The prediction has a mean pLDDT of 83. This is a predicted structure of a 75-nucleotide RNA (transfer RNA) from a Nanobdellota archaeon. The source organism's lineage runs through Archaea, Nanobdellati and Nanobdellota. It matches the Rfam family "tRNA". The family's RNA type in Rfam is transfer RNA. The sequence was found in a public genome assembly.
RNA sequence: GGGCCUGUAGCCUAGCCUGGAUAGGGCGACAGCCUUCUAAGCUGUAGAUCGCAAGUUCAAAUCUUGCCAGGCCCG
Repeated sequence: GGGCCUGUAGCCUAGCCUGGAUAGGGCGACAGCCUUCUAAGCUGUAGAUCGCAAGUUCAAAUCUUGCCAGGCCCG
C1' cells in the first nucleotide's frame, strides 16, 4: 500500500442481508418489597438517537461514499 471482517448503555449482545414509526435482551448500578441482617428472589427506575461525517430517501442502526479505531490475510 491492497483485500476482508468488526464498531449499538459501565460490560456483553439482538436487530443490518429484506429501510418504517417510543432501538430489544442479559449482566451490572440505583430504589422499593421480602428477610432479624446479608445473600437469593420479586417489582420498578435511570442509562445507547447505533464509531465520526456526508449522501440517497417521505423516512437510515439498516443502503452508498469518505474518514477513524481494532482484528485477520496478501504484498